[in-house]
Formats: sequence, structure tokens, C1' cells
RNA sequence: GGGCGUAUGGUGUAGUUGGAUAUCAUGUCGGAUUUCUAAUCCGACGACACGGGUUCGAAUCCUGUUAUGCCCA
Repeated sequence: GGGCGUAUGGUGUAGUUGGAUAUCAUGUCGGAUUUCUAAUCCGACGACACGGGUUCGAAUCCUGUUAUGCCCA
């Protein structure tokens, strides 16, 4: 330099080829239960790497960039 992937809450993940409020677990906080703790149950918080484009509508399609992995030279 060229080619192919990956990027989603603090952490790990689902999202079947565009559609309704982005899933689940864990975590944090609050509550219930308990003599206390743990466990269990309930609730809340929290994310689509960044810019642009297409579309009535984008995590999803197109394009550029960034980070990272693999392959070729």
C1' cells in the first nucleotide's frame, strides 16, 4: 500500500436481509421479604464508534473517517 472482518448501556450479548417503545443477563440505585447479612422478588437508571448520504422511515443500505483483528505485498 491492497483485501476481508469487527465496533450496540459500566461489562457480556440479541436484533433473520429497513418499520412501532432496541432484547436479555450482569452491574448500580431504591423498595419488599428477613432480627441482620446473603439469597429471592419488584421497580428505576444506563447503549447503536464518529461524519455525511439514500428513504416516509436507518443499529440495519451506500460512502468517508477512527480504533482494532486477520490475510497478501

Predicted 3D model of a 73-nucleotide RNA (transfer RNA) from a Candidatus Poseidoniales archaeon. RNAcentral holds the sequence, with entries from ENA. It matches the Rfam family "tRNA". RNAcentral records the identical sequence in 2 taxa.